[in-house]
RNA sequence: ACUAUCCAGCAGAGAGAGCGCCCAGCCGUUGGGCCACCGAAGGGGCAAGUGCAUGUGUGGUGCUGGCACAUGGAUGAAACUCUCAGGUAACGUGGAUCUGCGGAUAGA
Numbered sequence: 001a002c003u004a005u006c007c008a009g010c011a012g013a014g015a016g017a018g019c020g021c022c023c024a025g026c027c028g029u030u031g032g033g034c035c036a037c038c039g040a041a042g043g044g045g046c047a048a049g050u051g052c053a054u055g056u057g058u059g060g061u062g063c064u065g066g067c068a069c070a071u072g073g074a075u076g077a078a079a080c081u082c083u084c085a086g087g088u089a090a091c092g093u094g095g096a097u098c099u100g101c102g103g104a105u106a107g108a
Base pairs, nucleotide, nucleotide: 002107003106004105005104006103007102009101010100011099012098013097018035020034021033022032023031024030036088037087038086042084043082044081045080049075050074052072053071054070055069056068057067058066
């Protein structure tokens, strides 16, 4: 120097959806309630597959195993889905993900 994984540590890019109504407070900021919406903090859910159990069938007979089918439950991903949480003018904040740098581990 290279590859892979991890740390979000630094920098950059980074979408969507009401400038909604009411009440309180107020210099400004803010808080609570109601309705409508968004999916890219976080969180929940599921497919195929895998493996397990039971039953049935399968060589002339029996057993075991293999195979096939049926039933049950286990495991099982996401940028899909839910909308709990979060968010919905601008500013600002948050923001999955991507890129670069840095660090750690491992390999050759």
Glycine riboswitch aptamer from an uncultured Anaerolineae bacterium, 108 nucleotides, folded computationally.